RNAcentral holds the full RNA, with entries from SILVA.
Small-subunit ribosomal RNA, central domain from a metagenome, 350 nucleotides, folded computationally.
Rfam family: Bacterial small subunit ribosomal RNA.
Context: one part of a larger RNA
RNA sequence: UUGGGCGUAAAGGGCGCGUAGGCGGUGCGGUAAGUCACCUGUGAAAUCCCCAGGCUUAACCUAGGGCCAGCAGGCGAAACUGCCGUGCUGGAGGGUGGGAGAUGUGCGUGGAAUUCCCGGUGUAGCGGUGAAAUGCGUAGAUAUCGGGAGGAACACCUGUGGCGAAAGCGGCGCACUGGACCACUACUGACGCUGAGGCGCGAAAGCUAGGGGAGCAAACAGGAUUAGAUACCCUGGUAGUCCUAGCCCUAAACGAUGAUUGCUUGGUGUGAUCGGUACCCAAUCCGAUCGUGCCGCAGCUAACGCGAUAAGCAAUCCGCCUGGGGAGUACGGUCGCAAGGCUGAAACUC
Numbered sequence: 001u002u003g004g005g006c007g008u009a010a011a012g013g014g015c016g017c018g019u020a021g022g023c024g025g026u027g028c029g030g031u032a033a034g035u036c037a038c039c040u041g042u043g044a045a046a047u048c049c050c051c052a053g054g055c056u057u058a059a060c061c062u063a064g065g066g067c068c069a070g071c072a073g074g075c076g077a078a079a080c081u082g083c084c085g086u087g088c089u090g091g092a093g094g095g096u097g098g099g100a101g102a103u104g105u106g107c108g109u110g111g112a113a114u115u116c117c118c119g120g121u122g123u124a125g126c127g128g129u130g131a132a133a134u135g136c137g138u139a140g141a142u143a144u145c146g147g148g149a150g151g152a153a154c155a156c157c158u159g160u161g162g163c164g165a166a167a168g169c170g171g172c173g174c175a176c177u178g179g180a181c182c183a184c185u186a187c188u189g190a191c192g193c194u195g196a197g198g199c200g201c202g203a204a205a206g207c208u209a210g211g212g213g214a215g216c217a218a219a220c221a222g223g224a225u226u227a228g229a230u231a232c233c234c235u236g237g238u239a240g241u242c243c244u245a246g247c248c249c250u251a252a253a254c255g256a257u258g259a260u261u262g263c264u265u266g267g268u269g270u271g272a273u274c275g276g277u278a279c280c281c282a283a284u285c286c287g288a289u290c291g292u293g294c295c296g297c298a299g300c301u302a303a304c305g306c307g308a309u310a311a312g313c314a315a316u317c318c319g320c321c322u323g324g325g326g327a328g329u330a331c332g333g334u335c336g337c338a339a340g341g342c343u344g345a346a347a348c349u350c
Stems, first nucleotide, its partner, number of pairs: 003322004007304002012318001014201004021194003025088007033081002035077002038074005048066003052062003091191001092188002094185005104176006110154001115149007125136002162169002206247006215241002220236004258317006266295011299306002323350003332343004
């Protein structure tokens, strides 16, 4: 390399939108680029294969025949792919009606709790631990009652519940707003899938500027522990955590499982919606669609396990892997204010 693979052995891009490209439902007609058949030319010689002959044989040599993919031209075929034309409705989209939801953005607002401040009651302790000490307290603490300030987070509800592409989203109200789902449909008529580059989003930490700062808390200080203790425990405590604007772009960004489509026994929960059954009455019984869990047939798997939410059976497109270390390093490029990110080797060694 042909290949073989990617849940856990190396390997799915963090997630979307989408350019080029690749791939693409169904009927009819046309065309003949791909495709297929035949013919002609070309396809040097040598080599190779077959056969015959020449050196005493062989190697070797001579003669004849064969061979090839490809290219060009000609004449045909029309199933498939392409292209052109014209239809179709099952894919996709649209319309009408409906309910569910921590989807997003902005503005406003509520109560509990912690801390601090003021005042009242009250007196000697409080706090903390394995035990202590540092610390706080007679300048009146802790406890308790009343009042006030401020910031952050939203107990119960809360649920292998819901929503979102992922990151993620949870008090309440209002405004604006994205998506999905269900039922009906007499509309459009393949408008689709994927997606190299590209663009956008992207937890936490970190960075810049300006605010804010209750609690928590890297760093730091002290007290303990210990042989030591640059830790684990304790008392403090600054960045930070919060807001606005702008960067950074990473993660065990995980389901360690790319997206889309079709097919393949079942059982049992749960969320949303619709339909049916019952003389009337259904969130309760039955069924359907979409989502989300568990258990399991076949099948798959090295095993573990997966099993209609596949890791089963197939198809299309993208990304990625190819022994361990060196190394996600060096160099170069590019992005960034920086931190650093992305891309990404080799020598050497086992």